A computed fold for a 377-nucleotide RNA from an Acidobacteriota bacterium, annotated as Bacterial RNase P class A. The coordinates come from a structure-prediction model, not an experiment, and the mean pLDDT is 76. It is recorded under the gene name rnpB. It matches the Rfam family "Bacterial RNase P class A". By type it is a ribozyme. Gene Ontology terms of the family: tRNA processing, dimeric ribonuclease P complex and ribonuclease P activity.
RNA sequence: GAAGCACGCCGGAUGAUCGCUUUUGCUAACGCGGAAGAGGAAAGUCCGAACACCAUAGGGCAGCGAGCCGGAUAACGUCCGGGCGUGGGUAUUUUUACGCACGACGACAAGUGCAACAGAGAAUAGACCAGCCCGAAAGGGUGAUGGGUGAAAUGGUGAGGUAAGAGCUCACCGGCGUGUCUGGUAACAGGCAUGGGCCAGGUAAACUCCUCGCGGUGCAAGGCCAAAUAGGGAAACGUUAUUGAGCUGCCCGCUCAAUGCCGAAAGGCGGCGUUUCCGGGUAGGCCGCUCGAGCCAUGCGGUAACGUAUGGCCUAGAUGAAUGAUCAUCGCCCGUGUAAACGGGGACAAGAUUCGGCUUAUAGGCGUGUUUCCUCU
Repeated sequence: GAAGCACGCCGGAUGAUCGCUUUUGCUAACGCGGAAGAGGAAAGUCCGAACACCAUAGGGCAGCGAGCCGGAUAACGUCCGGGCGUGGGUAUUUUUACGCACGACGACAAGUGCAACAGAGAAUAGACCAGCCCGAAAGGGUGAUGGGUGAAAUGGUGAGGUAAGAGCUCACCGGCGUGUCUGGUAACAGGCAUGGGCCAGGUAAACUCCUCGCGGUGCAAGGCCAAAUAGGGAAACGUUAUUGAGCUGCCCGCUCAAUGCCGAAAGGCGGCGUUUCCGGGUAGGCCGCUCGAGCCAUGCGGUAACGUAUGGCCUAGAUGAAUGAUCAUCGCCCGUGUAAACGGGGACAAGAUUCGGCUUAUAGGCGUGUUUCCUCU
């Protein structure tokens, strides 16, 4: 210097004109001014909360979810630090060390199940080729040794043993279990002792077992005010046939409603009409609504995530849903050009109760760390 990776950050600036949303000052009003006005993801709605309503004695089963350890946090499946494992890299190879990436990382040594294709054999193993042994041969024994198949084929060295062999037996090593010691908060690491039918193949994103957690619906939550029309309830008055209402100035006429029940009667019930009142709900309006686990700066504590102290700041609240358009100057990138200058480009995408995360999209640019390569001294 280049490239890769990880983490963090920026995501054009200023002004003018015409508009839009919210708010505010002045004015009797018309109007005239002031202030504020999308993002790092506002997105997906995946996880965790606040808040609201509904449900709810307590416990269990089922179901769903979380799952190495410690810490952070209001909480989390998130973040930080550590452990272990896997992969590839560097250091002179192994041992080992360093740094990087990844890991749903409790248990298959409780039980049940599963394993395509290939292969002789895939879980009480097995014999295809070669080999060893027995046998005249046919054939049989063996599963130690080499090969072959496969994602995976039953630990290593030596001795004994045997026809040849085999953890068949033994010693040591490895591995595992148990106990104990040391370091560590812990996961875990290391040491010592001891044990066995030489072990205990893989798979739990298979059933299952263990530990822990979980009521539901989401601001269209939820609360308040409340029109017309229709319908519900109550009261008063009229009427119930020589009836009432409408059309009309009036009559005639026409249309509509009603013409019911009980009682000897008075009257009662019911029907119809008018008026008044009450209550529910719809349209519509208001609240919830944005001052909050808030943002910025500095100091302190902590490896870090993060916490804390002091000071400063107020930064959208729309609802058929505002946040826009044009122009000028400067800045960034690309092309042409010696230059001046000219032409072009500028991503992903936009609130809808509010926060903390995750995931996904993103032109171009900046910083830090790390790895590899190249060049120079």
The sequence is in RNAcentral, with records from ENA.